[in-house]
Predicted 3D model of a 75-nucleotide RNA (transfer RNA) from Candidatus Methanoliparum thermophilum. Taxonomically the source falls in Candidatus Methanoliparum (Archaea, Methanobacteriota, Candidatus Methanoliparia, Candidatus Methanoliparaceae). Its Rfam family is "tRNA". It is annotated as a transfer RNA. From the family's description: Transfer RNA (tRNA) molecules are approximately 80 nucleotides in length.

């Protein structure tokens, strides 16, 4: 520096051009137990930024950034 792939709760992940985003962790309340882990039931928490396409954009498309992996180039 060039291309490739990604970026979604506090961690890890699944997904879709349309109603209130998915799962599991992790946190809170209950229940259950004599106690404690377990197990159940509820609540909390996320679509990396800007633009464009669209009636609708987390999703398609440009750009930026940040991670990863690969080729360059390095007195």
């Nucleotide at each position: 520096g060039c291309g490739c792939u990604g970026g979604u709760a506090g961690u890890g992940u699944a997904g879709u051009g349309g109603u209130u985003a998915u799962c599991a962790c992790u946190g809170g309340a209950g229940c259950u137990u004599g106690c404690c882990a377990a197990g159940c039931u509820c609540c909390a928490a996320a679509c990396c930024c800007g633009g464009g396409u669209u009636c609708a954009a987390u999703u398609c498309c440009c750009g930026g950034u940040c991670a990863g992996c690969g080729c360059a180039c390095c007195a």

Model confidence (mean pLDDT): 82 of 100.